[in-house]
RNA sequence: GCCGACUUAGCUCAGCUGGUAGAGCAUCUCAUUCGUAAUGAGAGGGUCGCGAGUUCGAGUCUCGCAGUCGGCU
Numbered sequence: 001g002c003c004g005a006c007u008u009a010g011c012u013c014a015g016c017u018g019g020u021a022g023a024g025c026a027u028c029u030c031a032u033u034c035g036u037a038a039u040g041a042g043a044g045g046g047u048c049g050c051g052a053g054u055u056c057g058a059g060u061c062u063c064g065c066a067g068u069c070g071g072c073u
Stems, first nucleotide, its partner, number of pairs: 001072007010025004019056001027043005049065005
């Protein structure tokens, strides 16, 4: 230099054919317990890597950039 994959909550990851962003773990609150853990119920937490385009509508499609990983020379 070229090619490919990936980037979504604090962490690990879903998101089907474009139509209101979710789960588990973690955190906080409550219940239970003599108390802790466990268990149960609930809550908070996201400008979906950045920018632009297409569209009535983009996490999803297109382009550019950045980062991570792998391959080729």
Background:
A computed fold for a 73-nucleotide RNA from a Deltaproteobacteria bacterium, annotated as transfer RNA. Its Rfam family is "tRNA". By type it is a transfer RNA. Rfam links the family to the GO term triplet codon-amino acid adaptor activity. Lineage of the source: Bacteria > Pseudomonadati > Myxococcota > Myxococcia.